[in-house]
Context: one part of a larger RNA
């Protein structure tokens, strides 16, 4: 420097901003750098390759030629890149307007159900399983009325439903804020797409400091089970779930599918908007979100995948490169640690 891959066979970074590179719409003029042709000069010799010649032949040795695919230099083309100027609007923003939405953040508030406390009524059981036991209860449990206390979750709605970059978002109020998405002009004139490195977010479990602790519940204890049962079951139960800071940076962070643009049959369901209409629905369009579908493409090893592509292209970044060893040693960076992350080699099939 090159191939061929990445839905499940190795291989899309958890996601996002976004530096540097790389890649860029339409028209005109300009220059002529890259690119093309043509000429000029090098491009030592040897050595490679072609043809001849010497040593008996070869290996060598030699004589000519091509070739050394390059690099400087003139002349010249201007189609495409590049670079200068100009100009446009359809890529991309922007202002106005209109709705929907568990998008985010602090703060305030509500019912219902658990637990517990007090008081009643009220007695001998309750729980609890497969069948028990441990447990609780005459120091009155369980039920069952009434008042209180506390905390953690929001039942119907609710949906194959929204919304968010992704993690993830769900009782209700208003506050502060994010985003997309439509309508109709109006604006800016390529302002864009991708992104090594960098910076941020990033479920749960764990950690640090201080609250908080109802229910649940690793560890732990018990009771059954059983041949044991360090599990399933049952009774209790601490960490922790839960709040506030600050760390951890990892998950089957899954569509096992990286992000952008355009092109390519269709039917049907839903959400949020627009237009028309005969206002019951219909019919059209725009952006999401689902099934179906080649028996009307194409791709696929095959399962499938099919406008929301795994179909035709193109741009940019990231990863695989037989299985084990090993996602480990080491070494550095990063963390309070737990680790995390970058990441091998003997050896061995």
């Nucleotide at each position: 420097c090159u191939g061929g891959g990445c839905g499940u066979a190795a291989a899309g970074c958890g996601c996002g901003c976004g530096u540097a590179g790389g890649c860029g719409g339409g028209c005109u003029g300009g220059u002529c750098a890259g690119u093309u042709g043509g000429g000029g000069g090098u491009g030592a010799a040897a050595u490679c390759c072609c043809g001849g010649g010497g040593c008996u032949c070869a290996a060598c040795c030699u004589c000519g030629g091509a070739a050394c695919u390059g690099c400087c230099u003139u002349c010249a083309a201007u189609a495409c890149u590049g670079c200068c100027a100009g100009u446009c609007u359809u890529g991309a923003g922007u202002c106005c307007g209109a709705g929907a939405g568990a998008g985010g953040u602090g703060a305030g508030u509500g019912g219902a159900a658990u637990u517990c406390c007090u008081a009643g009524u009220g007695u001998a059981g309750a729980g609890g399983u497969g069948a028990a036991a441990u447990u609780c209860g005459u120091a009155g449990a369980u039920a069952u009325u009434a008042g209180g206390a506390a905390g953690a979750a929001c039942a119907c709605c609710a949906g194959u439903g929204g919304c968010g970059a992704a993690g993830g978002c769900g009782g209700c109020u208003a506050u502060c804020u994010g985003g997309a998405c439509c309508a109709u002009u109006a604006c800016u004139g390529a302002c864009g797409c991708u992104g090594a490195g960098g910076c941020g977010c990033g479920a749960a479990a764990g950690c640090g400091u201080g609250g908080g602790u109802a229910g649940c519940a690793a560890a732990c204890g018990g009771g059954a089970u059983u041949a044991g049962a360090u599990a399933c079951c049952c009774c209790g139960g601490u960490a922790g779930u839960c709040c506030a800071c600050g760390c951890c940076g990892u998950a089957a962070a899954c569509g096992a599918u990286g992000g952008g643009u355009g092109c390519u049959a269709g039917c049907u369901a839903u959400c949020a908007g627009g237009g028309c209409u005969u206002u019951a629905a219909g019919c059209u369009u725009u952006g999401g979100u689902g099934g179906c579908g080649u028996a009307g493409a194409g791709c696929u090893a095959a399962c499938g995948c099919g406008u929301u592509a795994a179909g035709c292209a193109c741009c940019c970044c990231g990863c695989c490169u037989g299985g084990g060893g090993a996602g480990u040693a080491c070494g550095g960076u990063c963390g309070c640690a737990a680790g995390a992350u970058u990441a091998a080699a003997a050896c061995u099939c």
Small-subunit ribosomal RNA, central domain from an uncultured prokaryote, 349 nucleotides, folded computationally.
The RNAcentral record of the full RNA draws on ENA.
The coordinates come from a structure-prediction model, not an experiment, and the mean pLDDT is 86.